RNA sequence: CGAGCCGGCCGGGCGGCCGCGUCGGGCCCGCACGGGCCCGCCGAGGAAGGUCCGGGCUCCACAGGGCAGGGUGGUCGGUAACGCCGACCCGGGGUGACCCGCGGGACAGUGCCACAGAAAACAGACCGCCUCCCGGUCUCCGGGAGGUAAGGGUGAAACGGUGGUGUAAGAGACCACCAGCGCCCACGGUGACGUGGGCGGCUCGGUAAACCCCACCUGGAGCAAGGUCAAGAAGGGACGCCUUCCGGGGCGUCCCGCGUGCACCGCUUGAGGGCUGCCCGCCCGAGGCGCACGGGUAGACCGCUUGAGGCCGCCGGCAACGACGGCCCUAGAUGGAUGGUCGCCCCUUCGCAUCGCGAAGGACAGAACCCGGCCUACAGGCUGGCUCGUCCC
Numbered sequence: 001c002g003a004g005c006c007g008g009c010c011g012g013g014c015g016g017c018c019g020c021g022u023c024g025g026g027c028c029c030g031c032a033c034g035g036g037c038c039c040g041c042c043g044a045g046g047a048a049g050g051u052c053c054g055g056g057c058u059c060c061a062c063a064g065g066g067c068a069g070g071g072u073g074g075u076c077g078g079u080a081a082c083g084c085c086g087a088c089c090c091g092g093g094g095u096g097a098c099c100c101g102c103g104g105g106a107c108a109g110u111g112c113c114a115c116a117g118a119a120a121a122c123a124g125a126c127c128g129c130c131u132c133c134c135g136g137u138c139u140c141c142g143g144g145a146g147g148u149a150a151g152g153g154u155g156a157a158a159c160g161g162u163g164g165u166g167u168a169a170g171a172g173a174c175c176a177c178c179a180g181c182g183c184c185c186a187c188g189g190u191g192a193c194g195u196g197g198g199c200g201g202c203u204c205g206g207u208a209a210a211c212c213c214c215a216c217c218u219g220g221a222g223c224a225a226g227g228u229c230a231a232g233a234a235g236g237g238a239c240g241c242c243u244u245c246c247g248g249g250g251c252g253u254c255c256c257g258c259g260u261g262c263a264c265c266g267c268u269u270g271a272g273g274g275c276u277g278c279c280c281g282c283c284c285g286a287g288g289c290g291c292a293c294g295g296g297u298a299g300a301c302c303g304c305u306u307g308a309g310g311c312c313g314c315c316g317g318c319a320a321c322g323a324c325g326g327c328c329c330u331a332g333a334u335g336g337a338u339g340g341u342c343g344c345c346c347c348u349u350c351g352c353a354u355c356g357c358g359a360a361g362g363a364c365a366g367a368a369c370c371c372g373g374c375c376u377a378c379a380g381g382c383u384g385g386c387u388c389g390u391c392c393c
Base pairs, nucleotide, nucleotide: 001389002388003387004386005385006384007383008382009381010380012345013344014343015342016341017340018339020043021042023040024039025038026037027036028035029034045364049375050374052373053372054371055370056369057222058221059220060219064280065279066278067277069218070217071216072215073214074088075087076086077085078084089103090101091100092099093098104213105212109211110210111207112206113205126152127151128148129147130146131145132144133143134142135141136140160178161177162176163175164174165173179203181200182199183198184197185196186195187194188193226302227301228300229299235256236255237254238253239252240251241250242249243248259293260292261291262290272284273283274282275281309328310327311326312325313324315322316321346362347361348360349359350358351357352356
């Protein structure tokens, strides 16, 4: 200098004027509800998006057991927890830095492996090789019986590989060396596992991101959770008379009702309901509950922001992270707040006559109970470490 690998941060800044929201303070109006003015602190994110996980919290509910269902899947740590994060092991890719893995089990069972091929799981003889018999046109060919899977062919994959002994011809039939599998021992490691040595039958596919088996985890619903206050409805219609500020009000009579309908039986020897899939078990329960329909309410307040919180220092740890000490309080809206304008500066691109000037552009995208993750989107810019190649000293 070039090419690559793995991260981190910013993502417009400053000032003036006007204008928003919560909260605090002051002043004024006001019987009260409430309203007005002024000042001050604070006021959208790294993803606020996805709603894919895990929780806190609330209720069922006093909260157990089992089945089903669902989830995860190497080891050890971290964490409130996780399907997350860190380190490592094994396998694969890469010269390497590094990256990838639906990483337990195929000897519990079932299923699938197209086509080709003789044959695709305890499979098999297409071309072949050898022995014997018969026949013929007799160094060969045809037929029959038996032996064989070393050679060739098919395929993604064919019941280990190379070399030999042996055989009628072969074959782990046997032998040597490998690979694989199983077992044993030693050493290292918390462990997954690694290294080395020995023994052995000789060797019995793949696929579980197919069903399944094994190990571990798992109540349900969700802030539209759940509470408090206020208000309201189920008494309406018709007629007659009186009154009226013509909005309405009062009295009398009549009709239908006083939420409606259905079903169940029973009242502690338990109807019915709840435990948000089922069972057990438990709980509530007497005239109430259940089911269906109808009517009213949709207002105000709480939950609602002090948190498994943030920042800094230091210690432990390879790291994730944790302990200790110090400092800080950073939106709580509810038809739903952050804006407009001006100037200067910054970044990128283009043009021009250097300094500089002019023009254009400045990403993805807005909290709604809160937090820890993962995934996705992102113009432009800054920056750290590592690997490989080349050149110079």
Predicted 3D model of a 393-nucleotide RNA (Bacterial RNase P class A) from Nonomuraea sp. ZG12. It matches the Rfam family "Bacterial RNase P class A". From the family's description: Ribonuclease P (RNase P) is a ubiquitous endoribonuclease, found in archaea, bacteria and eukarya as well as chloroplasts and mitochondria. Rfam classes the family as a ribozyme. The organism belongs to Nonomuraea, within Bacteria.